Model confidence (mean pLDDT): 83 of 100.
A computed fold for a 72-nucleotide RNA from Octopus sinensis, annotated as transfer RNA.
[in-house]
RNA sequence: GGGGAUAUAGCUCAGUGGUAGAGCGUUCGCUUCGCAAGCGAAAGGCCCCGGGUUCGAGACCCGGUAUCUCCA
Numbered sequence: 001g002g003g004g005a006u007a008u009a010g011c012u013c014a015g016u017g018g019u020a021g022a023g024c025g026u027u028c029g030c031u032u033c034g035c036a037a038g039c040g041a042a043a044g045g046c047c048c049c050g051g052g053u054u055c056g057a058g059a060c061c062c063g064g065u066a067u068c069u070c071c072a
Stems, first nucleotide, its partner, number of pairs: 001071007010024004018055001026042005048064005
């Protein structure tokens, strides 16, 4: 320098163009003498950045940035 992949909640990851979810974690409650486990509930992300297409974009297109990987 060129090709490919990835970027969404604190972490690991889902998400046919139609108001963003799960598991784990965190907080509160129930249960216990207490802890853990279990059960119930809640908080927490305008989806890496900037444009474009569209009535409507996390998803499609273009350009960046970062990480991983392959080639040289």
Description:
Lineage of the source: Eukaryota > Eumetazoa > Mollusca > Octopodidae > Octopus. Rfam family: tRNA. By type it is a transfer RNA. Gene Ontology term of the family: triplet codon-amino acid adaptor activity.